[in-house]
RNA sequence: GCCCGGAUGGUGUAGCGGUAACAUAGGGGACUGUGGAUCCCCUGUCUCGGGUUCAAAUCCCGGUCCGGGCCCCA
Repeated sequence: GCCCGGAUGGUGUAGCGGUAACAUAGGGGACUGUGGAUCCCCUGUCUCGGGUUCAAAUCCCGGUCCGGGCCCCA
């Protein structure tokens, strides 16, 4: 340098055109002699820029970062 795959709340992941979801974490409450466990409620997210579309996390183009493969360095 080229090719392929990946990036989603603080963390781990699902979703692959039509309300962003689950667990955990954090905050509040119930219960409890205290704590833990359990239950309820709340907060918070699509790597960045652009394009297509009525509508993009999802499709297309480019950038950044991570992983893998190939090539060059006579």

A computed fold for a 74-nucleotide RNA from a Thermoplasmata archaeon, annotated as transfer RNA. Rfam family: tRNA. By type it is a transfer RNA. The source organism's lineage runs through Archaea, Methanobacteriati, Thermoplasmatota and Thermoplasmata. It was read from a public genome assembly. Its mean pLDDT, the model's own confidence on a scale to 100, is 80.